[in-house]
Molecule: Bacterial large signal recognition particle RNA
Organism: Firmicutes bacterium UBA3936
Parts: sequence; C1' cells; structure tokens
RNA sequence: CCGUGCUAGACGGGGAGGUAGCGGUGCCCUGUACCUGCAACCCGCUAUAGCAGGGUCGAUGCCUGCCCCCGGCUUUUUAUCUUUCAGGGCCAGCCCCCGGCAAAAGGUGCUGACGGCCGGGUCCUGUGCGGCGCAAGCUUGUGAACCCCGUCAGGUCCGGAAGGAAGCAGCGGUAAGCAAAUCCUUGCGGGUGUUACAGGGCAGCCUGGUCCGAGCCGGCUGUCUGGGUAACGCCUGGGAGAUAGAGUCAAAGGCGGGUGCACGG
Repeated sequence: CCGUGCUAGACGGGGAGGUAGCGGUGCCCUGUACCUGCAACCCGCUAUAGCAGGGUCGAUGCCUGCCCCCGGCUUUUUAUCUUUCAGGGCCAGCCCCCGGCAAAAGGUGCUGACGGCCGGGUCCUGUGCGGCGCAAGCUUGUGAACCCCGUCAGGUCCGGAAGGAAGCAGCGGUAAGCAAAUCCUUGCGGGUGUUACAGGGCAGCCUGGUCCGAGCCGGCUGUCUGGGUAACGCCUGGGAGAUAGAGUCAAAGGCGGGUGCACGG
C1' cells in the first nucleotide's frame, strides 16, 4: 500500500417551552438523514441520562476546534420611531369666560357731550265721564165670545101706563201677553277710552325745563390678574409593534485536528 473479517460509533440537528435535571411525543426553524410500540391532567431515564425490540453501514466512518451563517430567544440594563390606554389645568401651550389697563373702524357732540337738580308720561289703586254689550222701564202697534171698563142696536125682564133694570153682538178703550226699532231713563259688566280727578310708586324707557362746559358711546386688537376645560400639543406612567445596538443558542456549509483490532499478500 492492497484484500478479507470484526469492534467503537453512526443512521439528522437545533430553538423556545416543559422538567430538580436529561431526552422523547407536541409547537417552531433548517433540511432529507432506518423500522415498530409508549407518551402532555404526559412517557422513559439519573450527569454514563429516552426505554423495549429489530435492521443497515462500518474506520473514505466517527468525535472535536475555529470561521461563516438560515433561524430563534433575552434586553427600561441602550437608542430612535409609530400606535394605544390612563392621569395631570399647581402646563407661562391651544381654546373659552369674568374683571382691570391701553385702544381701531364707526357714530354722536358749543344747534351743548357726560353728569347733577326739578317735573310729566308709561305703571298700580280708587272715584267719575263717555263708549260698547246685556237687562228693565218708556213710546207705538196689536191684543179679552164669557169669568175687564164704557156705550149698549136687536131681543129679554118688571110695570096698566109713564118709565126703569140686567145685558149678548157691534164699536171704543185697557190688563196679562206678543211685536217693532230709534230717542230718553235706570241697573249691571269689561284686555272699553291719545278721557277727568285724587292718592301711590319711581328700577327701566320716553319727554320738558335748568346748571356745568368737552367729551361720550363703541370695543377690532394687545396686555395683566383670576377662573375653567383633558379635544389637540406638552408632561408622567403602562401596553403593543418596527429598526438599530448588546448578549445568548444555533441547523446546513467551509477549513483544520484526533482516532481502533485481527489475518493474509
């Protein structure tokens, strides 16, 4: 160096989670690298760390160090950004309100501003006058078969007669009632009236007289004190997400190192 046969070992790995810890089933990443049974209210083990059984390859394999890196986890113990929730008016922000000061446009003012004094009206009560409405009276007309009045034809009654009596119809008038519309009289009422008088009241408005003599009204805008508001901005705190940094684990890949036995040629 070659051939043959064995043994060690390998036949996926990793992350989170779970566990006193180690694996597995399950979830996730990578990737294609035996089979069967057990297994999340778990299954099996004990730092030599799946258990039980079977199979293949076999030191061109296996173990291991470094590099690179898919992917995962941690980080208010680092920074930035986005979003959401809660609180804060003792935020000099924004916004709103009262008040003070300054104060625009405009209006008005010696035909007298602002202010003061006096008076009247509007307002209330009462009493009147008028007007409106209602009612009654008055006036006119009508209106009683008889039980209203007057006059009583005819007729009836009394009487010898003269003459008397009652009295229907008719006529005239009137009561109760009915009708008419105006004047007049009386009573009652009111969201009646440029009404009269008296008393009251006097905040506002209107108005007359008088005194004074130059501003008055207005409040765009600015500023100051005070008060309010959690929608926006700001502050504080919590949650979620993204990126970067830091840490950690890490598949596959690359480079290197270590590592058997027996026989024969």